[in-house]
Context: one part of a larger RNA
């Protein structure tokens, strides 16, 4: 390469948007490029292959035939694709109504609890540990109690619950903003899927600028422990944690599972519709779980939320170390990221 893979063995991009491409519903009429059929050229000779002859036989050599699977022009065919033309609603999409919900922004509020200053009761501890000790404390601490300030985070609801594409999102409350689902079936009418590049979004460290800083808390500093202890406890603590705005671009970013579509037993809870509400309790859409049938896996399991049965697109693996390294290029203030080798060696 071909085949074969990608939950856990190597292998799904961190998410979405969408460019090029690739695929793409029903019905009609055309076209006649691809496709298929016929015919004619044309595919030099020599090798290759069949058959036959000549050197005694083979190698050789010679003749016939076949092949040359192609290419061109012509005649037709018209089921699929492809092109043009018309039509349809089921796919998409829009109105219209109606509930939902920690979606998302900014802004006000609020109450616990911490810690801190003040004042007041009050006396000697307190605090911490496996036991200590450092440490705080008669300059009156720890404990009450009142005020007052300051920041960060929302207790119980609480869920095996909800929302969001993922990252993620939880006090209450306004204001502005998205959204996906039910229902109606009123409009468009194939406008769809995917998705190399590209764009955009992206936890938590971490960087830059100004703020802010209560509690925690890398460094760091003391005490401990130990043979040692650059830790794991203990008592301080600094950058960061928080807001603004710029950057950064990773993660075990996990469902270790890439999207879209059909189709393939059931059984049961949950959450949002509808529809029914006693002529009821069935039932339908979508969403979340748990167990399960075929069937699928190496198992383990997965199993209408597939890892099942199929098509379409993309992205990825190809023994282990050497390496997610070097070098080159691109991004980045910067840490670094992104692409990504090879020698050697097992």
């Nucleotide at each position: 390469u071909u085949g074969g893979g990608u939950u856990u063995a190597a292998a799904g991009g961190g998410u979405g948007c969408g460019u090029a491409g690739g695929c793409g519903g029903c019905c009609c009429g055309g076209u006649a490029a691809g496709u298929c059929a016929g015919u004619g050229g044309u595919g030099a000779a020599a090798g290759c292959c069949u058959c036959c002859a000549g050197c005694u036989c083979a190698a050789c050599u010679g003749g016939a035939g076949a092949a040359c699977u192609g290419c061109c022009a012509u005649u037709g065919a018209u089921a699929c694709u492809g092109c043009c033309g018309g039509g349809c609603u089921u796919g998409a999409g829009u109105a219209c109504a109606g509930a939902c919900g920690a979606g998302g922004u900014u802004g006000g509020c609020g109450g616990a609890a911490u810690u801190g200053a003040u004042u007041g009761u009050g006396u000697a501890g307190c605090g911490g540990u496996g036991a200590a000790a450092u440490g705080c404390a008669u300059a009156g601490a720890u404990a009450c109690a009142a005020u007052c300030a300051a920041g960060a985070a929302c207790u119980c609801c609480g869920a095996u619950u909800g929302c969001g594409u993922a990252g993620g999102c939880a006090g209450c409350u306004a204001a502005c903003u998205a959204g996906g689902c039910u229902g109606u079936a009123a409009c468009u009418g194939a406008c769809g899927c995917u998705g190399a590049g590209g764009c955009a979004c992206g936890a938590a460290a971490g960087c830059g600028u100004g703020g802010g800083g209560a509690g925690c808390g890398a460094a760091c500093a003391g005490g401990a422990u130990u043979a040692g202890a650059u830790a794991c406890c203990c008592u301080g603590g600094u950058a960061g944690u928080c807001c603004a705005c710029g950057c950064c671009g990773u993660a075990a970013a996990c469902g270790a599972u890439g999207g879209a579509u059909a189709c393939u037993c059931g059984c049961u809870g949950c959450c949002g519709g509808c529809g029914a509400u006693a002529c009821a309790a069935u039932g339908u859409c979508g969403g979340u779980g748990g167990c399960u049938u075929a069937g699928c896996g190496a198992a383990a399991g997965c199993g209408u939320u597939a890892a099942g049965u199929a098509u379409c697109c993309c992205a990825c693996c190809u023994g282990g170390g050497g390496a997610g390294u070097a070098c080159g290029c691109c991004c980045g203030c910067a840490a670094g990221g992104g692409u990504g080798a090879a020698a050697c060696u097992c």
A computed fold for a 346-nucleotide part of an RNA from a soil metagenome, annotated as small-subunit ribosomal RNA, central domain.
It matches the Rfam family "Bacterial small subunit ribosomal RNA".